Predicted 3D model of a 1500-nucleotide RNA (small-subunit ribosomal RNA) from a Dehalococcoidia bacterium. The source organism's lineage runs through Bacteria, Bacillati, Chloroflexota and Dehalococcoidia.
RNA sequence: AACGUUUAGAGUUUGAUCCUGGCUCAGGACGAACGCUGGCGGUGCGCUUAAUGCAUGCAAGUCGAACGGGCAAAGGGGCUUCGGCUCCGGAGCUAGUGGCAGACGGCUGAGUAACACGUAAGUGAUCUGCCCCGGAGCGGGGGAUAAUCCGGAGAAAUCCGGUCUAAUACCCCGUACGUUCAUAUGGUCAAGGCUAUAUGAAGAAAGGUUUCGACCGCUCUGGGAGGAGCUUGCGGCCUAUCAGGUAGUUGGCGGGGUAAUGGCCCACCAAGCCGAAGACGGGUAACCGAUGUGAGAGCAUGAUCGGUCAGAGGGGGACUGAGACACGGCCCCCACUCCUACGGGAGGCAGCAGCAGGGAAUCUUGCGCAAUGGGCGAAAGCCUGACGCAGCGACACCGCGUGGGGGAAGAAGGCCUUAGGGUUGUAAACCCCUUUUCUGUGGGAAGAGAUAGGACGGUACCGCAGGAAUAAGCAUCGGCUAACUACGUGCCAGCAGCCGCGGUAAUACGUAGGAUGCAAGCGUUGUCCGGAUUUACUGGGCGUAAAGGGUGUGUAGGCGGCAUGUUAAGUCUCAUGUGAAAUCUCCCGGCUCAACUGGGAGCGGUCAUGGGAAACUGGCAAGCUUGAGGGCAGCAGAGGAAAGCGGAAUUCCGGGAGUAGUGGUGGAAUGCGUAGAUACCCGGAGGAACACCAGAGGCGAAGGCGGCUUUCUGGGCUGUGCCUGACGCUGAGACACGAAAGCGUGGGGAGCAAACCGGAUUAGAUACCCGGGUAGUCCACGCCCUAAACGAUGGAUACUAGAUAUGGGGGGUAUCGACCCCUCCCGUGUCGGAGUUAACGCGAUAAGUAUCCCGCCUGGGGAGUACGGCCGCAAGGCUAAAACUCAAAGGAAUUGACGGGUCCCCGCACAAGCGGCGGAGCGUGUGGUUUAAUUCGAUGAUAAGCGAAGAACCUUACCUGGGCUUGACAUGCACUUGACAGCCCGUGAAAGCGGGUCUUCUUUCGAGACAAGUGCACAGAUGUUGCAUGGCUGUCGUCAGCUCGUGCCGUGAGGUGUUGGGUUAAGUCCCGCAACGAGCGCAACCCUCGUCGUUAGUUACUAUGUCUAGCGAGACUGCUCCUAAAAGGGGAGAGGAAGGUGGGGACGAGGUCAAGUCGGCACGGCUCUUACGCCCAGGGCUACACACACGCUACAAUGGUCGGAACAGAGGGUCGCGAUGACGCGAGUCGGAGCUAAUCCCACAAAUCUGGCCCCAGUUGGAAUUGCAGGCUGAAACUCGCCUGCAUGAACGCGGAGUCGCUAGUAAUCGCAGGUCAGCACACUGCGGUGAAUACGUUCCCGGGGAUUGUACACACCGCCCGUCACGUCAUGGAAGUCGGUAACACUUGAAGUCGCUGGGCUAACCGCAAGGAGGCAGGCGCCGAGGGUGGGACUGGUAACUGGGACGAAGUCGUAACAAGGUAGCUGUACCGGAAGGUGCGGCUGGAUCACCUCCUUU
Repeated sequence: AACGUUUAGAGUUUGAUCCUGGCUCAGGACGAACGCUGGCGGUGCGCUUAAUGCAUGCAAGUCGAACGGGCAAAGGGGCUUCGGCUCCGGAGCUAGUGGCAGACGGCUGAGUAACACGUAAGUGAUCUGCCCCGGAGCGGGGGAUAAUCCGGAGAAAUCCGGUCUAAUACCCCGUACGUUCAUAUGGUCAAGGCUAUAUGAAGAAAGGUUUCGACCGCUCUGGGAGGAGCUUGCGGCCUAUCAGGUAGUUGGCGGGGUAAUGGCCCACCAAGCCGAAGACGGGUAACCGAUGUGAGAGCAUGAUCGGUCAGAGGGGGACUGAGACACGGCCCCCACUCCUACGGGAGGCAGCAGCAGGGAAUCUUGCGCAAUGGGCGAAAGCCUGACGCAGCGACACCGCGUGGGGGAAGAAGGCCUUAGGGUUGUAAACCCCUUUUCUGUGGGAAGAGAUAGGACGGUACCGCAGGAAUAAGCAUCGGCUAACUACGUGCCAGCAGCCGCGGUAAUACGUAGGAUGCAAGCGUUGUCCGGAUUUACUGGGCGUAAAGGGUGUGUAGGCGGCAUGUUAAGUCUCAUGUGAAAUCUCCCGGCUCAACUGGGAGCGGUCAUGGGAAACUGGCAAGCUUGAGGGCAGCAGAGGAAAGCGGAAUUCCGGGAGUAGUGGUGGAAUGCGUAGAUACCCGGAGGAACACCAGAGGCGAAGGCGGCUUUCUGGGCUGUGCCUGACGCUGAGACACGAAAGCGUGGGGAGCAAACCGGAUUAGAUACCCGGGUAGUCCACGCCCUAAACGAUGGAUACUAGAUAUGGGGGGUAUCGACCCCUCCCGUGUCGGAGUUAACGCGAUAAGUAUCCCGCCUGGGGAGUACGGCCGCAAGGCUAAAACUCAAAGGAAUUGACGGGUCCCCGCACAAGCGGCGGAGCGUGUGGUUUAAUUCGAUGAUAAGCGAAGAACCUUACCUGGGCUUGACAUGCACUUGACAGCCCGUGAAAGCGGGUCUUCUUUCGAGACAAGUGCACAGAUGUUGCAUGGCUGUCGUCAGCUCGUGCCGUGAGGUGUUGGGUUAAGUCCCGCAACGAGCGCAACCCUCGUCGUUAGUUACUAUGUCUAGCGAGACUGCUCCUAAAAGGGGAGAGGAAGGUGGGGACGAGGUCAAGUCGGCACGGCUCUUACGCCCAGGGCUACACACACGCUACAAUGGUCGGAACAGAGGGUCGCGAUGACGCGAGUCGGAGCUAAUCCCACAAAUCUGGCCCCAGUUGGAAUUGCAGGCUGAAACUCGCCUGCAUGAACGCGGAGUCGCUAGUAAUCGCAGGUCAGCACACUGCGGUGAAUACGUUCCCGGGGAUUGUACACACCGCCCGUCACGUCAUGGAAGUCGGUAACACUUGAAGUCGCUGGGCUAACCGCAAGGAGGCAGGCGCCGAGGGUGGGACUGGUAACUGGGACGAAGUCGUAACAAGGUAGCUGUACCGGAAGGUGCGGCUGGAUCACCUCCUUU
């Protein structure tokens, strides 16, 4: 270079949005476990817990060619009684001596934070059996000893004594090519290295077999290979709430020891050594190759396989040996187990199997040395639980199968259904085919290289036969996340990874059908990585979300201007070495494929060494001036400290003068005052603070600093370019300063004022308000060290549009001079471009673009808390967790809603008026109560003379009683009958029941129509759910609003339009405008009334007219003037019947209230079915201590009453209205003309007018109540109707707090009619008659519309929310104590054992003639020493009476602190106080609303 490889998100905070931020999910992996299920094969893997304890068997032996014995086959000889005996013989076997091995292999991970491990080096400081390659040798002697035999002790294990004997066992002498040592002399070198010469000294040996060729051994020595020891650089855990550690400690001289360096050990000397780059301590942990994951960087892990280390019941020790301080060796101590004759002994599965135990959990007491490897042997061979195989386990990975093709009447069954059908589903059945697998049967390996020899194994594999035969489950189906319905359940049972489901229609629970996913597995749980850029090296942040230290000076450290030379540490490059194998990637190959496995290549280090480059960084040298500092000349300033001085004001004291109040508040009171206050004047005392100037102005590092003068003193700015020459920036620790409050000592004390005391307010008021008032505030000295210590913005440097204001200085211009103007530097503000930001905003004083350094953050709560440490006199400060708990907590902005926020506007909203209600009696409705029942619904406005336009029966739904059961009503089927109905009788309250009489039509005589009965389907329900619904309705509200398309703005929710200036009844219209248009609403179109014209017209005697029914005209700010802005409009006027929507009605946008109605009707679900259905009689809905709502009648003289007189409109009428007439006091009755109605009737309207009486009273007002007598309707007026007459004659004298209606033909008042209806109207709906008052105005109450502002509200203020207290649960802190654990320390005791000393015991080899000696053994002593004991402490854990706060919990208690100006703005540090939130004082902050003022900015 090429090739290859390579980054995914989602759910959840909100009404919605963007951001921050946590939680959760989808992926992969596992030595796994659990649940359900389970056909086969291959390859791997299989105690992660108790390094707990172990029965039994096996796991390390071998060599007779090292040695002496013992046994002894074949074969041979002799004897023989034929049983055998004996002599040779010696294959083979063998205890013992001896050699080698046993230090390997196998297991485990307790300990260990260490040169243990990894990597790279060093060893001039070392060792090395067996093996390989060289060199040189193997001569001569000696003394023992085991076995055996004899004797003895012991239960045993085992041991003792005596006699004999061999060796490749042991010892001595001789010799010495090398070797080692000493001395001397050289060479080289890096230290004890290598090497040369000379002299001297020391030190060896073993034989065995033989086919006689030799082979195997032995000794000395050199080298190699492999192995081992030691040393060093670098690397890899947590904790600073472990900060100081260390006496053999650090070094030296000299010794000892070792294979070897070294305090490794010892004596002496010195006082060092380690540590913020983390010593020391504590916790945890075998390390690595690698494994998992990841795009990578990383993160996590260290099973199997491989390398290293460590351990062998716990602890200590040495011996042997080339190698051990030794898993299957020894000694000692301890714990445990076993045997015992009680004297004493034996043992160590963390080897392979296996057992017990622990645990969620991990296998056979198998076969074989055939292969590979190991030990011994000359070899044959023996041994080998290493290993090779098999067994068990879906534990993992990989592969295969459970059939393939056809097959629609889309079978049956299941499930759903709108009942048509759909789906299961070509799925099955059925037909054809195949045989992987399975079963049976026949053959049958490779693995072995040289004859034989194969555990696996009659296995793999091959052939034949049989027959679809032997083989499918698990999870899920609300979103994330692929997959939906039914039934059951009814906030229950349950689900849930997160969000969340379940309170009667659950795709979320359980079951079923179906579907989806994976599949011999599928789910769940646990753990790791990922997603998480959520610790950010790659790759994050800190104005408001978590996060800038309160501020500075400065140490270490980090970083550092311009130019030259040099160096080569960093850096770059090349080479060499190494980075084991396995793993991983690529290529090729072997098992039918794959997993698995063989070969080749690649990859992999912050590594080591060498060569090179020299730009950059670093080092060194010598320079420069621009950074920094200095000099000189000026300048401004509440910079700091001390001393002195001044005036105004408050208070107090004295005096004068003066009289009844004063003070204070929303209003008051406490207080002060006739003992003379307050107010006024004069004099004095004392303390504190410094009006105006004064400004977002100045100074300071911050805190902070304000009268004047003086002294001392710090810093800054400008000019100059004179000096030094990088001297700089930042700054962990450290040090200094640090508002207010507070503390100590001593002063001082006028005012103010925590606490406290009174007075008010209030439900209370530990507050707000008022009157007093002490600490304190002030000074000096000493502490404290915290604040919203804020620009919520660390410091330094550089760069990047402008505009404007202001403070300080300089220059230019200008001027007589001062201004003005231009410009440079330094500061302080506002606006603003690019850029940036989640947005708000920031914007040369950056939050822009970059560099350097420091500090800090990592979800909310717990908590800035506990414990520990440091500081403080104390208060307290600094540092700073965890358990537990939640799925959020937050920032900015948006739309609403709300505010005891602001602004504008409207409405009988207030005001101005008129009349009422609330008081009385009565009527009606409701609540409550009562009742057998008092049927049900409606409940603020928006229920309550409402549903109900009319409950005596009926209605009627309620109660009591009596009855019916296919039913009072509909449809269908089957059967029977020919009726049913009617009439009659009985019973009964009736319904009903029973009985009698009577008996249909058509016909093709089968039957049909119709009706009844019986039976089956079904009817029926005013039963339930208005929170399952339709429809309809109320209300905001006849308020003026509600939206859309396109465009534009904004990341987005969203905005704009619809806001603004005017105007309107109106989002009505006009103007303006990033909007332009449009829709639903408004208005108009419709009906009616008012004027006119015209057409037609019954009634009426008739014409006009009136009237009735039609059709048209008319009104549009059209005209004039004024106003205004030109438009829209407004004001006045003319004309006109009507004037600015002419009056009234119908008409109700989008939505709100889960508003009302299942009892008008309809309708889903549920419920009842001889009853919750239906019929009947009677009762009830009409009750009555009471409360409320709506009315009627009144309280009287504007009246009452009697007589007379006048004038409507709109309606109704044939089961009806009913005239004239007659009777009755009257209600009414008799009677019946007329009228199907502009004809007749209801029907005399009343208030009014007029005349008389009443004379202010409970009346000639008022009529309730009651008695008697009547009338009407109706089967029927007892419960329970209306009316009449007579009699009776109650309350009531104008109505508290409060509250309602109404703006003109209105209110008020007067009557009339209608519907309902047999009857019943004070109600309702209409109709006309008479006919007012008032509106200044929008401050206030209520409701509404719009704009704006704040918000912690969004179920939207009937919101949200804080703290104490009470109860329950949970975790945790403190605590008298109490019980452990760990590691040290002091003293004491001290096993085994090495080492040292010792001489009085014993002693084969050597010396010596001997005595004896050398040496050795046992003994004794000493140092060290495991362990034990005692003691006081350290650290850490468990538990604990009691106690502190915390978290969570159902609709508990007390208050209302916060969010709006939250009703006293809030927050804050501190101090005091209070049941509690909290209150108050002092100082601070804006993260405060509103109004006013000042200033600034933008536009013109």